[in-house]
The prediction has a mean pLDDT of 81.
The RNA shown here (transfer RNA) has 72 nucleotides and comes from Elusimicrobia bacterium CG_4_9_14_3_um_filter_62_55.

């Protein structure tokens, strides 16, 4: 330098054009307990940046950024 894959919550992952973007773990409110753990309950927290297509984009297209891999 060229090619391929990936980027969603603190972490690991769903959502394959239309629903309020969900789950587990973690964090947190309260209950329980002598206390802790476990259990039950409430809640916070996210689509890498910019453009395009579309009535509608996490999803499709383009550029950039970041990570991984292959070739040279």
């Nucleotide at each position: 330098g060229c090619c391929c894959c990936c980027g969603u919550a603190g972490c690991u992952c769903a959502a394959a054009g239309g629903a309020u973007a969900g789950a587990g773990c973690g964090c947190u409110u309260g209950c329980c307990u002598a206390c802790c753990a476990a259990g039950c309950u409430c809640g916070a927290g996210g689509u890498c940046c910019g453009g395009g297509u579309u009535c509608g984009a996490c999803u499709c297209c383009c550029u950039g950024c970041g990570g991984g891999g292959g070739c040279a």
Rfam family: tRNA. It is annotated as a transfer RNA. The sequence was found in a public genome assembly.